[in-house]
Molecule: Bacterial RNase P class A
Organism: Pseudomonadales bacterium
RNA sequence: UGAGUCGGCUGGGCGGCCGCUCGCGGAUCAGGGCUCUGCUCUGGUUGGUGGGAGGAAAGUCCGGGCUCCAUAGGGCAAGGUGCCAGGUAACCCCUGGGGGGCGAGAGCCUACGGAAAGUGCAACAGAAAGGAUACCGCCUAAGCGACUGUCGUUUGCGACAGUUCGCCGGUAAGGUUGAAAAGGUGCGGUAAGAGCGCACCGCGCGACUGGCAACAGUUCGCGGCGAUGGUAAACCCCACCUGGAGCAAGGCCAAAUAGGAAUCCGGUGCUGCGGCCCGCAGUGGAUUCGGGUAGGCUGCUUGAGGUCUGCGGUGACGCAGAUCCCAGAUGAAUGGUCGUCCACGACAGAACCCGGCUUAUAGGCCGACUCACCUU
Numbered sequence: 001u002g003a004g005u006c007g008g009c010u011g012g013g014c015g016g017c018c019g020c021u022c023g024c025g026g027a028u029c030a031g032g033g034c035u036c037u038g039c040u041c042u043g044g045u046u047g048g049u050g051g052g053a054g055g056a057a058a059g060u061c062c063g064g065g066c067u068c069c070a071u072a073g074g075g076c077a078a079g080g081u082g083c084c085a086g087g088u089a090a091c092c093c094c095u096g097g098g099g100g101g102c103g104a105g106a107g108c109c110u111a112c113g114g115a116a117a118g119u120g121c122a123a124c125a126g127a128a129a130g131g132a133u134a135c136c137g138c139c140u141a142a143g144c145g146a147c148u149g150u151c152g153u154u155u156g157c158g159a160c161a162g163u164u165c166g167c168c169g170g171u172a173a174g175g176u177u178g179a180a181a182a183g184g185u186g187c188g189g190u191a192a193g194a195g196c197g198c199a200c201c202g203c204g205c206g207a208c209u210g211g212c213a214a215c216a217g218u219u220c221g222c223g224g225c226g227a228u229g230g231u232a233a234a235c236c237c238c239a240c241c242u243g244g245a246g247c248a249a250g251g252c253c254a255a256a257u258a259g260g261a262a263u264c265c266g267g268u269g270c271u272g273c274g275g276c277c278c279g280c281a282g283u284g285g286a287u288u289c290g291g292g293u294a295g296g297c298u299g300c301u302u303g304a305g306g307u308c309u310g311c312g313g314u315g316a317c318g319c320a321g322a323u324c325c326c327a328g329a330u331g332a333a334u335g336g337u338c339g340u341c342c343a344c345g346a347c348a349g350a351a352c353c354c355g356g357c358u359u360a361u362a363g364g365c366c367g368a369c370u371c372a373c374c375u376u
Base pairs, nucleotide, nucleotide: 001372002371003370004369005368006367007366008365009364010363012341013340014339015338016337017336018335020052021051022050023049024048026046027045028044029043030042031041032040033039034038054347058358059357061356062355063354064353065352066246067245068244069243078242079241080240081239082238083097084096085095086094087093098112099110100109101108102107113237114236118235119234120231121230135175136174137171138170139169143167144166145165146164147162148161149160150159151158152157183201184200185199186198187197188196202225203223204222205221206220207219208217209216210215250298251297252296253295260289261288262287263286264285265284269283270282271281272280273279305324306323307322308321309320310319311318312317342345
């Protein structure tokens, strides 16, 4: 200088004017209450002062707080998680480590328990897709037959031999299929072959050593290795975890109208049953009470909180001290406009609150590291 990897920060600046919303004081007006020359509550007006979106406020995908309902204990079902250790309120999150894969490297990816309980699946191709098989090929040692030759002969045939052929067979080295085909290379061996034998590599089991563990090893022993093929984001098995609904949760105050209960007016009136009386049913007014709708208040923002420092830890994180208060709306505020500067401004906006994950994002800044080339 170029190419890259990882991590962190930021997310237009400054000023003028006019607004919106929340909190806290002041002045003033109106109304109410009380223990009434004051105190206090509610509302209006006016002016002051302080705060006012995000790194994702998003998706609502996980986990928790909080609230209500349910709940003796245990089991089944259903769902989830799944290498090991740790962090945390908790997690499907994070940190560190191990195994596997990718990359020249920094580094990145990983659903990574069990296939030795059982069931299932593997299209097409292929001989064969799991306890199996032989299409081409290779072989002809053993057995049978044919053919040829030689010899013998009782002329029927028999014996022996073969660079020949066939059958029965042997083989799984080589070829062929597939995502996947039953350890690899070499030497020996054989009729041809084959862990059939051996050496090395690989693999499995056990021991030992190291490590909390996952796991690892220039270690030792055993095993020829068709033991135990693949597939569990297929059923399944094992271990662990999980009650449901959500701030429109939940709590409080409480009109009008309708309906409900109690008491009184009331030895009443009216209507129905009826010829009349009694009786029964319905109907009116007043007061009080309770549920509850509109509406209002609350939950609501001080919290697993932020910043700084120190200590412990590789780290996630924890502990201690100091310091700060930092949106709280509910037709729902956080804006508009002007000037100016620059690199000309992306994705996008709270709604009970936190911890994560995922997705979107113009541009700018910082740090650590890798590789290549050049210079000294």